[in-house]
This is a predicted structure of a 73-nucleotide RNA (transfer RNA) from Micromonospora lupini. Taxonomically the source falls in Micromonospora (Bacteria, Bacillati, Actinomycetes, Micromonosporaceae).

RNA sequence: GCCCGCGUAGCUCAACGGGAGAGCGCCUGGUUUACACCCAGGGGGUCGGAGGUUCGACACCUUCCGCGGGUAC
Numbered sequence: 001g002c003c004c005g006c007g008u009a010g011c012u013c014a015a016c017g018g019g020a021g022a023g024c025g026c027c028u029g030g031u032u033u034a035c036a037c038c039c040a041g042g043g044g045g046u047c048g049g050a051g052g053u054u055c056g057a058c059a060c061c062u063u064c065c066g067c068g069g070g071u072a073c
Stems, first nucleotide, its partner, number of pairs: 001071007010024004018055001026042005048064005
């Protein structure tokens, strides 16, 4: 250089083109003498950036950036 995959919450990952979510973690309350466990509730997201397609994009197309893998006389 070329090819492939990935990029969504603090972490690990979901999400037939039409409400952005789960688990863990974090915060508050309950429970306990107290802590843990458990129960209830809550906060947290430019969906990597920019364009395009579409009535509508996390999803499809183009390009760029980052990470990983493969390949080369």
The same sequence occurs in records of 2 taxa. Its mean pLDDT, the model's own confidence on a scale to 100, is 83. It matches the Rfam family "tRNA". Rfam's curators write: Transfer RNA (tRNA) molecules are approximately 80 nucleotides in length. It is annotated as a transfer RNA.